[in-house]
Context: one part of a larger RNA
RNA sequence: CUGGGCGUAAAGCGUACGUAGGCGGUUUUGCAAGUUAGGCGUGAAAGCCCAGGGCUCAACCUUGGAAUUGCGUUUAAAACUGCAAAACUAGAAUCUCGGAGAGGAUAGCGGAAUUUCCAGUGUAGAGGUGAAAUUCGUAGAUAUUGGAAGGAACACCAGUUGCGUAGGCGGCUAUCUGGACGAGUAUUGACGCUGAGGUAUGAAAGCGUGGGGAGCAAACAGGAUUAGAUACCCUGGUAGUCCACGCCGUAAACGAUGUAUGUUAUCUGUCGGGAUUUAAUCUCGGUGGCGAAGCUAACGCGAUAAACAUACCGCCUGGGGAGUACGGCCGCAAGGUUAAAACUC
Numbered sequence: 001c002u003g004g005g006c007g008u009a010a011a012g013c014g015u016a017c018g019u020a021g022g023c024g025g026u027u028u029u030g031c032a033a034g035u036u037a038g039g040c041g042u043g044a045a046a047g048c049c050c051a052g053g054g055c056u057c058a059a060c061c062u063u064g065g066a067a068u069u070g071c072g073u074u075u076a077a078a079a080c081u082g083c084a085a086a087a088c089u090a091g092a093a094u095c096u097c098g099g100a101g102a103g104g105a106u107a108g109c110g111g112a113a114u115u116u117c118c119a120g121u122g123u124a125g126a127g128g129u130g131a132a133a134u135u136c137g138u139a140g141a142u143a144u145u146g147g148a149a150g151g152a153a154c155a156c157c158a159g160u161u162g163c164g165u166a167g168g169c170g171g172c173u174a175u176c177u178g179g180a181c182g183a184g185u186a187u188u189g190a191c192g193c194u195g196a197g198g199u200a201u202g203a204a205a206g207c208g209u210g211g212g213g214a215g216c217a218a219a220c221a222g223g224a225u226u227a228g229a230u231a232c233c234c235u236g237g238u239a240g241u242c243c244a245c246g247c248c249g250u251a252a253a254c255g256a257u258g259u260a261u262g263u264u265a266u267c268u269g270u271c272g273g274g275a276u277u278u279a280a281u282c283u284c285g286g287u288g289g290c291g292a293a294g295c296u297a298a299c300g301c302g303a304u305a306a307a308c309a310u311a312c313c314g315c316c317u318g319g320g321g322a323g324u325a326c327g328g329c330c331g332c333a334a335g336g337u338u339a340a341a342a343c344u345c
Stems, first nucleotide, its partner, number of pairs: 004316003007299002012313001014201004021194003025088007033081002035077008049065006091191001092188003095184004103177007110154001115149007125136002162169002206247006215241002220236004258312006271285002275281001294301002318345003327338004
């Protein structure tokens, strides 16, 4: 240097954009850097290898050859890579016209329900549990009727539904706005793929400042249960949950499956588009099920691959010690990230 892997055994960065780098569509012409062929020079000697010779043999010594796969130079070739020039449209992007959507941001509005307060009716219980008690109630509770306040979440529709790069997104309306998809006799003409560093984004919890606080509810208190009960059950209840701005940067961030491209098949359902009166049918994009070949240790995967191939990145190398120590970087902190060793089996 080559050779192995990453769904579940160790192993895909949470996700995206993108710098350097790596890799890159079709055709023609040229150059000759890589590449290929020949020549020349050099590649010390010894050693190794081959064929001989000399010590009686051998070790050893000695002669010749080969080898020294390299470097330089020169002559040539032009398929491939590269470079230069010219052209193309199948990749990519743009334009026009469309329909779909819980995609995002901001503002406003709505009804049901819970809680609290006020007022009426009304009287002795209510609540809670396996059973109870703590708790609330004659200072009038629970129940019921009317009114008010306030916060949070949006029943039915609802679906193997839809949208989004991921995290995620669900009442209604308006404004602003991103992306995807289909059709086209439109445009540009390789503008592409991947992506070390980097940048952005990133549930919940947590942190800072200021608001808000109905319900729920870590901590905490009490009542039970129990041998005990720092729990499960019950009654309360503060942070928090909500909003604005700023941090944090982690999750079984999961499809435990990185991104991109070519080839190959049937059914059901859904959305959009085209032809058609409708339908059948065809095409493109998405999302599920079952399965041919193939793959896999098996389970299973199977045109949404874990099949057959290619490009690039990330990661793995026995268990524990340990995702820890030390150091660096980041953070207000909590901590995050990078990341060992001794020792032990």
RNAcentral holds the full RNA, with entries from ENA and SILVA.
The part of an RNA shown here (small-subunit ribosomal RNA, central domain) has 345 nucleotides and comes from an uncultured bacterium.
Its mean pLDDT, the model's own confidence on a scale to 100, is 83.